Overview:
RNAcentral holds the sequence, with entries from Rfam. The RNA shown here (transfer RNA) has 67 nucleotides and comes from Sciurus vulgaris. Taxonomically the source falls in Sciurus (Eukaryota, Sarcopterygii, Euarchontoglires, Sciurini). Rfam family: tRNA. Rfam classes the family as a transfer RNA.

[in-house]
RNA sequence: UUGUGUAGCUCAGCAGUAGAGUGCAUGCUUUGCAUGCAUAAAGCCCUGGGUUCAAUCCCCAACACAA
Numbered sequence: 001u002u003g004u005g006u007a008g009c010u011c012a013g014c015a016g017u018a019g020a021g022u023g024c025a026u027g028c029u030u031u032g033c034a035u036g037c038a039u040a041a042a043g044c045c046c047u048g049g050g051u052u053c054a055a056u057c058c059c060c061a062a063c064a065c066a067a
Stems, first nucleotide, its partner, number of pairs: 001067005008022004016053001025039004047061004
């Protein structure tokens, strides 16, 4: 100087109350395990301000990480 910060993990989401995959939990299936199917939980979107009717999204700063 540039980029990134969103579920336990990996990542979507170009201003109108946030999703997928995977994992965890429960149930069905099995003598049991695995696989498969179904359901549910898990997020004040890193922090503090600003703009806006409204911000995960735009702007500024701080912090952390990467190059």